A computed fold for a 603-nucleotide part of an RNA from Olsenella sp., annotated as large-subunit ribosomal RNA, domain I. The full RNA is in RNAcentral, with records from ENA. Rfam family: Bacterial large subunit ribosomal RNA. Rfam links the family to the GO terms structural constituent of ribosome and ribosome.
Context: one part of a larger RNA
RNA sequence: GGCACACGGCGGAUGCCUUGGCAUGGGAAGCCGACGAAGGACGCGACAAGCUGCGAUAAUCUGCGGAGAGGCGCACAUGGCCUACGACCCGCAGGUCUCCGAAUGGGGAAACCCGCGCGGGGCAACGCCCGCGCACGGCCGCCCGAACACAUAGGGCGAGCCGGGACAACCGGGGGAACUGAAACAUCUAAGUACCCCGAGGAAGAGAAAUCAAACGAGAUUCCGCGAGUAGCGGCGAGCGAAAGCGGAGACGAGCCCAAACCCGUGCACGCGGUAAAGCCUGGGGGCGUUGCUGCACGCGGUGUUGUGGGACCGCCAAUCCCGGGGGCGCCCAGGCCCCGGGGCCAGUUGCAAAGCGGCGGGCUAGCGGAAGACGCCUGGAAAGGCGCGCGGAACAGGGUAACGGCCCCGUACGCGAAAGCCCGGACCGCCUGGCCUGGCGGCACCCGAGUAGGGCCGGACACGUGAAAUCCGGUCCGAAGCAGGGGGGACCACCCUCCAAGGCUGAAUACUCUCCCAUGACCGAUAGCGAACGAGUACCGUGAGGGAAAGGUGAAAAGCACCCCGCGAGGGGAGUGAAACAGUACCUGAAACCGUGUGCCU
Numbered sequence: 001g002g003c004a005c006a007c008g009g010c011g012g013a014u015g016c017c018u019u020g021g022c023a024u025g026g027g028a029a030g031c032c033g034a035c036g037a038a039g040g041a042c043g044c045g046a047c048a049a050g051c052u053g054c055g056a057u058a059a060u061c062u063g064c065g066g067a068g069a070g071g072c073g074c075a076c077a078u079g080g081c082c083u084a085c086g087a088c089c090c091g092c093a094g095g096u097c098u099c100c101g102a103a104u105g106g107g108g109a110a111a112c113c114c115g116c117g118c119g120g121g122g123c124a125a126c127g128c129c130c131g132c133g134c135a136c137g138g139c140c141g142c143c144c145g146a147a148c149a150c151a152u153a154g155g156g157c158g159a160g161c162c163g164g165g166a167c168a169a170c171c172g173g174g175g176g177a178a179c180u181g182a183a184a185c186a187u188c189u190a191a192g193u194a195c196c197c198c199g200a201g202g203a204a205g206a207g208a209a210a211u212c213a214a215a216c217g218a219g220a221u222u223c224c225g226c227g228a229g230u231a232g233c234g235g236c237g238a239g240c241g242a243a244a245g246c247g248g249a250g251a252c253g254a255g256c257c258c259a260a261a262c263c264c265g266u267g268c269a270c271g272c273g274g275u276a277a278a279g280c281c282u283g284g285g286g287g288c289g290u291u292g293c294u295g296c297a298c299g300c301g302g303u304g305u306u307g308u309g310g311g312a313c314c315g316c317c318a319a320u321c322c323c324g325g326g327g328g329c330g331c332c333c334a335g336g337c338c339c340c341g342g343g344g345c346c347a348g349u350u351g352c353a354a355a356g357c358g359g360c361g362g363g364c365u366a367g368c369g370g371a372a373g374a375c376g377c378c379u380g381g382a383a384a385g386g387c388g389c390g391c392g393g394a395a396c397a398g399g400g401u402a403a404c405g406g407c408c409c410c411g412u413a414c415g416c417g418a419a420a421g422c423c424c425g426g427a428c429c430g431c432c433u434g435g436c437c438u439g440g441c442g443g444c445a446c447c448c449g450a451g452u453a454g455g456g457c458c459g460g461a462c463a464c465g466u467g468a469a470a471u472c473c474g475g476u477c478c479g480a481a482g483c484a485g486g487g488g489g490g491a492c493c494a495c496c497c498u499c500c501a502a503g504g505c506u507g508a509a510u511a512c513u514c515u516c517c518c519a520u521g522a523c524c525g526a527u528a529g530c531g532a533a534c535g536a537g538u539a540c541c542g543u544g545a546g547g548g549a550a551a552g553g554u555g556a557a558a559a560g561c562a563c564c565c566c567g568c569g570a571g572g573g574g575a576g577u578g579a580a581a582c583a584g585u586a587c588c589u590g591a592a593a594c595c596g597u598g599u600g601c602c603u
Stems, first nucleotide, its partner, number of pairs: 001602009015588001016553002020524002022521007029513002032165001039100003042055003046078001050074002061094006070082003105114003115134007136163004140158005170201001171199005181188001185235001211218002223248004232240002255505003258449001262302002264299006271293002279288002281335005307483001309448003313443006321343006344436005356431004360425006367416003373389001375388004390407002392396001398410003454478008464490001485500005540547002560587001563574004
């Protein structure tokens, strides 16, 4: 030195475990913020570094409700306290809530500095302290007010209203790549993706045919399956890729409102008319008359909303829910019209008009009840194990307890519960609110969304790359018809069919999950599972954007080794605890590499 065996050290694999994760399903919620958010800084404890909680009223204060004997967070020590006059704890509501932060009196290198006005405290006085107000933009109101008379622009003021910021994904819009693929690459692709910006909602968007279809017809939108990798598009390469139609889902039993014609009212113009003025509901008598006509403008006014065209206006016909009362230029007669109140009927809060309130019911935010062995013996440190005898079960889901427990504890099935707050319910009630004047025929030719439709040029979107390229959107230059009208049916024309653009609103079916609750798992089990089971987005790295760990387990219970000995100590040897100490906090098990000690053999 090697090999073998034995015993150790180091090391932390493996096994077992789980406080933590992951995924899916269902339900809830989808907010918050100038009443100062999200997120932070700094403080607050008897002693207090971290986490948690809280805010100078600072591990908290008050009320109400629930619970009922202990409590003063993680955190087990010392000291000191609270509590049946109900503490601690849980729920609801309120109070306080420094400084920064949209940050908003001004500034600023966030958590700091410096002010002004009013009111108060304090000082000999100043410094100082406290409370309230003081940013910007928009809307509204009032005032002032140019060129330029009115006006407008602009300015000022306001105890008025709103905005600002944040937010995981989902949604609409404005912008918008490249790598890559085409086996190179330029059209093309990737892809309208990533990314940036704006805006909104719990969903968003779309949506009530100028739609499709095809000679038959359908009847808003959305989502899913088929149609179909079809028809097509395409350096006809790579690749891209419909629609009709059919079926289904669930939802709805979803459809509506304006503009205009016309009427009414108001204002302006003073254009028409003129003394028997047209007018004042009509006719007759009487009366009034800057009324009437026309043009323009305005109005939360009435009417009206359609494509078998619809509406307005005029005429005719039919009809008008019931009761009561009243009115018009005062009077008389007749007709007709209008208004008000009550009842009845219908309808209503997401759209068709609009605020809701109360009741009732349901749910959420604390909780409550909840069956049956303290059974005997044995093993053991320990019984829930074994043996024996009982019992419950609308409960034999699960967890805990010294080992494996239906009957020990928490629970589970089932049943019950709210002073307070929140949510939901109009296929529940009442209040409340709205409506109950509509139809037919004929006439007339007044209205039916204009710098629009469409066209040229240039782009973009459509599955469709300019193509035979319809359709839609935009820029630019042109620019209709107007119901005997207009659009579409994939160039274009005819016939035919179909639909009414140039205004608007609209629930549900659909998408997503930062977050809360419940449940489940041929999901993980500490190099796994979230990066994070642990003071983790921490330590640490980086100027910064950013990157980003490692690290779980004594024991049933600290019973965490009193006392003695060696040692400065660390540590060790006894003694003691414990079932076990080779379970001693460097702690379950404790593999291998690696390092030793002893013995044997070989060299």